[in-house]
């Protein structure tokens, strides 16, 4: 960097540094000088890994030191593509693709 699987309507913020971008990407909307990125601290969610006990072979249960993740808006919405419906230069699902995090593997 690519591959395999799982998940995405929920949850969970303050202070310091900085000082003009940020939300993946296009288009919409939106955040932001009443302070954006980043970085740090300190706290939370959360429960992939992980641990701890059933049962017994993949399933339901606890916990949070430890490895990561995240802590505005449903993955903010929408998408080139397929299905289906329907009042058909479109419309609405519903998949898929995207991306994102985690595990494995290259």
């Nucleotide at each position: 960097u690519g591959c395999u699987u799982a998940u995405u309507a929920a949850g969970a913020a303050a202070g310091g540094u900085g000082g003009a971008g940020g939300g993946a990407u296009a288009g919409g909307c939106c955040c932001u000088g009443u302070g954006a990125a980043a970085c740090c601290u300190u706290a939370g969610c959360a429960a992939c890994c992980u641990u701890c006990a059933a049962u017994u072979u993949a399933u339901a249960g606890a916990a949070a030191a430890g490895g990561u993740g995240c802590u505005a808006a449903u993955u903010c919405c929408u998408a080139a593509a397929c299905u289906g419906c329907c009042u058909u230069u479109g419309g609405c699902a519903g998949u898929a693709a995207a991306a994102a995090u985690a595990a494995g593997u290259u």
Record summary: SAM riboswitch aptamer (S box leader) from an uncultured Flavobacteriales bacterium, 106 nucleotides, folded computationally. The coordinates come from a structure-prediction model, not an experiment, and the mean pLDDT is 79.